[in-house]
RNA sequence: CUCGAUAAUGGUAAACUCGCCGUGAGGCGAGGGCGCAAAGCUAUGGGCCAUCAAUCGUCCUACCCCUCAAAUUGGACCGAUGGUCGCCAGGCUGCCGAAG
Numbered sequence: 001c002u003c004g005a006u007a008a009u010g011g012u013a014a015a016c017u018c019g020c021c022g023u024g025a026g027g028c029g030a031g032g033g034c035g036c037a038a039a040g041c042u043a044u045g046g047g048c049c050a051u052c053a054a055u056c057g058u059c060c061u062a063c064c065c066c067u068c069a070a071a072u073u074g075g076a077c078c079g080a081u082g083g084u085c086g087c088c089a090g091g092c093u094g095c096c097g098a099a100g
Base pairs, nucleotide, nucleotide: 001100002099003097004096011036012035016031017030018029019028020027021026034086040092041091042090044089045088046087047084048083049082050081051080052079057077058076059075060074062072
């Protein structure tokens, strides 16, 4: 350095439950323990999720019309602001040492 052992010492803590905070995604604390060798830190890129607003646009949808057009309902894309690093990358840091 690679690698991650039927090793050692420790660490962390999913679902779920309770309390608090947040409109929410979610966060923090306690219990709990599915997992994790970077499941340590970082929201930089992508993904996913939440909230909000407007009208310009595109698309879908409901109603209406049904020859066309317009208006109306709900939603998606787009936008803004957030959340998530235990989704994937990028960046920074790090314990142990059987084997090579």
Molecule: c-di-GMP-I-GGC riboswitch aptamer
Organism: Tuwongella immobilis